[in-house]
A computed fold for a 125-nucleotide RNA from uncultured Acetanaerobacterium sp., annotated as FMN riboswitch aptamer (RFN element). Of the family's consensus pairs, 96% are formed in the model. RNAcentral holds the sequence, with entries from MGnify. The prediction has a mean pLDDT of 76.
RNA sequence: UUUCAGGGCGAGGUGUAACUCCUCACCGGCGGUAAUGGGCGUAAGCCACGAGUCCGCGAGCGGGUCUUAUCCCGCAGAUUACGGUGUGAUUCCGAAACCGACGGUUAUAGUCCGGAUGAAAGAAA
Numbered sequence: 001u002u003u004c005a006g007g008g009c010g011a012g013g014u015g016u017a018a019c020u021c022c023u024c025a026c027c028g029g030c031g032g033u034a035a036u037g038g039g040c041g042u043a044a045g046c047c048a049c050g051a052g053u054c055c056g057c058g059a060g061c062g063g064g065u066c067u068u069a070u071c072c073c074g075c076a077g078a079u080u081a082c083g084g085u086g087u088g089a090u091u092c093c094g095a096a097a098c099c100g101a102c103g104g105u106u107a108u109a110g111u112c113c114g115g116a117u118g119a120a121a122g123a124a125a
Base pairs, nucleotide, nucleotide: 001125002124003123004122010024011023012022013021026110027100028099029057030056031055032054038047039046040045052098053097060075061074062073063072064071079096080095082094083093084092102114103113104112
């Protein structure tokens, strides 16, 4: 510098009206995360097992500056004294839970519409 970089309302119920409520269902951004052994490599080293809920980041929201922001300050979700394997796992297998920005809407939204053909953690070349 270029390219890439988010998924999900199906069924039933109530109602004038709901993909927004109730029951069941559905979805899960990016990086990190342990020895030996395994795979790749001459080697250094790299890779998988291996996270929505751990550690951190991003988007988002509020405030500051005359204004704007790629600036500065701040806010911001959720797992277990459970069972199993193992030297090692809140990551695997099993079980049972939980969480989800802002604005809009004939009725309250993780899933619809909008900012957004945007921005971006980052990945690749």